This is a predicted structure of a 362-nucleotide part of an RNA (large-subunit ribosomal RNA, domain IV) from Sulfobacillus sp.
Context: one part of a larger RNA
RNA sequence: CCCUCGUUAAGGAACUCGGCAAAUUCGCCCCGUAACUUCGGGAUAAGGGGCACCGGGAUCGGUGAUGGGAGCACGCCUCCCUGAGCUCUUUCCGGUCGCAGAAAAGAGGCCCAAGCGACUGUUUACCAAAAACACAGGUCAGUGCUAAGGGGGAACCCUACGUAUACUGGCUGACACCUGCCCAGUGCUGGAAGGUUAAGGGGAAAGGUCAUUCCGGGUAACCGGAAGAAGCUUUGAACUGAAGCCCCAGUGAACGGCGGCCGUAACUAUAACGGUCCUAAGGUAGCGAAAUUCCUUGUCGGGUAAGUUCCGACCCGCACGAAUGGUGUAACGACUUGGGCGCUGUCUCAACGAGGGACUCG
Numbered sequence: 001c002c003c004u005c006g007u008u009a010a011g012g013a014a015c016u017c018g019g020c021a022a023a024u025u026c027g028c029c030c031c032g033u034a035a036c037u038u039c040g041g042g043a044u045a046a047g048g049g050g051c052a053c054c055g056g057g058a059u060c061g062g063u064g065a066u067g068g069g070a071g072c073a074c075g076c077c078u079c080c081c082u083g084a085g086c087u088c089u090u091u092c093c094g095g096u097c098g099c100a101g102a103a104a105a106g107a108g109g110c111c112c113a114a115g116c117g118a119c120u121g122u123u124u125a126c127c128a129a130a131a132a133c134a135c136a137g138g139u140c141a142g143u144g145c146u147a148a149g150g151g152g153g154a155a156c157c158c159u160a161c162g163u164a165u166a167c168u169g170g171c172u173g174a175c176a177c178c179u180g181c182c183c184a185g186u187g188c189u190g191g192a193a194g195g196u197u198a199a200g201g202g203g204a205a206a207g208g209u210c211a212u213u214c215c216g217g218g219u220a221a222c223c224g225g226a227a228g229a230a231g232c233u234u235u236g237a238a239c240u241g242a243a244g245c246c247c248c249a250g251u252g253a254a255c256g257g258c259g260g261c262c263g264u265a266a267c268u269a270u271a272a273c274g275g276u277c278c279u280a281a282g283g284u285a286g287c288g289a290a291a292u293u294c295c296u297u298g299u300c301g302g303g304u305a306a307g308u309u310c311c312g313a314c315c316c317g318c319a320c321g322a323a324u325g326g327u328g329u330a331a332c333g334a335c336u337u338g339g340g341c342g343c344u345g346u347c348u349c350a351a352c353g354a355g356g357g358a359c360u361c362g
Base pairs, nucleotide, nucleotide: 001357002356003355004354005353006352007351008350010348011347014346019343027051028050029049030048031047036041038174052096053095054094055093056092057091058090061087062086063085067081068080069079070078071077072075097101109341110340111339112338113337114336115335116333117332121133122132137172138171139170140169141168142167143166149158150157151156175328176327177326178325180258181257182256185255186254187251188250189249190248191247194246195245196244200240201239205235206234207233208232209231212227213226214225215224216223217222259277260276261275262274263273286320287317298314299313300312301311302310
């Protein structure tokens, strides 16, 4: 010097990002216990008092000796009364000892306010336990049973030996009060019309080939050219032809979206009011410098001697907002934030002690 412990004058968070760590508290009995509340809670709230041993008194409960009485199936019988002794509970009085009586070990610190999540649960095995996930509840959609959905190449299986109060999928997330406007875009659902549209059907028509015929040349064989039936072959128009798309509607607890400029009141300021442009519609209730606010340590109030944090307001919301839920909320939380009481070596500021290392020898 390091690790793990113990104690500490005076002060008591001045430490520090932060009371991290440590300390305090801790059991049983009695008294007492607020706001708030979903009336269950909150609550061991908070805050107090008592606690050992000896003697005595009273007393709850247990056991039940002895004695007395009654009955009969007369027995080691049953029932009733009495209530000694022992034990035990609670309590009062007196006394004793120690620094200390829940004498050791073990064994909650508490309160106020706010955020988030209702709650008990679950999670990154080995850096994250949370405000993340789940959750009961809510809602939407699909599915009529050989269900939808899922696994499999198939047989087949799960769902389910269930049957719409069921099962599957999405979102939200107890409870309370609520959940506004927009269907233009995208999605989904519906739509016997119309437009477009594939293969297929259909074959108008055209090309190639060619029997043959014709023309020219040649005595002829033959050569060159033109037309060209049937067949074969290449191509192929009209017409017909589903879903889809276009189109027409509906639908937001579907994906999502929810304006700008200018002027105006008899101080000023502001604008209930007016004008204008755009839009599918221009953000309703509630909340708001917020887990969201850049400017910003916004401004005012509270708390402190002093407060970029915290609480209450204001509203100029850069860029809240209603099941990607909005706002509240008792209870709960090894969650996060601010404050207070108690307590302390966290600190002022360090000291001493114990054990194990470090050091020496081996």
Record summary
Model confidence (mean pLDDT): 89 of 100. Its Rfam family is "Bacterial large subunit ribosomal RNA".